[in-house]
RNA sequence: GGCCCCAUGGUCUAGUGGUUAUGACGCGGCCCUCUCAAGGCUGUAACAGGGGUUCAAAUCCCCUUGGGGCUACCA
Numbered sequence: 001g002g003c004c005c006c007a008u009g010g011u012c013u014a015g016u017g018g019u020u021a022u023g024a025c026g027c028g029g030c031c032c033u034c035u036c037a038a039g040g041c042u043g044u045a046a047c048a049g050g051g052g053u054u055c056a057a058a059u060c061c062c063c064u065u066g067g068g069g070c071u072a073c074c075a
Stems, first nucleotide, its partner, number of pairs: 001071007010025003018055001026044006048064005
């Protein structure tokens, strides 16, 4: 240099063109408890950035950024 894969809350993760973007952990509040833990209820917060296609994009295409893999040249 070339090719391929990945990027979603603080962490892990579902999603395969039309949902209020899923669940768990975490965190806040309340309940329970003598207290703590566990448990119950409830709240919280995310689609890497830009552009395109489409009536509609987390999802398809392109560029960029970051991460990973394979490979060539250099000797």